[in-house]
């Protein structure tokens, strides 16, 4: 010098779905009720995460995440659950200090 899937600073990108029950408000319905939505509050399902946590995951060796996608094929109570799609389009930075390698110089055997 190069090179780092390592450790830190610091800066940055992301994502929040399904499903019950409960209570509230609207709204449909000619019916003492039932249906749909919307917010709260507890559960269940995947998962790192299913929100407002100084989580959490991820920064180019990028499948974190986004488009394709109201997609396809399986599975589930469902659901963006799983696999494809997929060397497909797009997607966020360095520093330092450690490892690793070259190479060049001196010195000693």
């Nucleotide at each position: 010098g190069c090179u780092u899937g390592g450790u830190u600073c610091c800066c940055g990108g992301g994502g929040u779905g399904u499903u019950c029950u409960g209570c509230u408000u609207a709204g449909c319905u000619u019916g003492u009720g039932g249906c749909u939505a919307a917010a709260c509050a507890g559960g269940a399902c995947u998962g790192a995460g299913a929100u407002c946590a100084a989580a959490c995951c991820c920064g180019u060796a990028a499948a974190a995440c986004c488009u394709g996608a109201u997609c396809a094929g399986g599975g589930u109570a469902a659901u963006g659950c799983c696999u494809g799609c997929g060397c497909a389009g797009g997607g966020a930075a360095g520093g330092a200090c450690g490892a690793g390698u070259c190479c060049u110089c001196a010195c000693c055997u």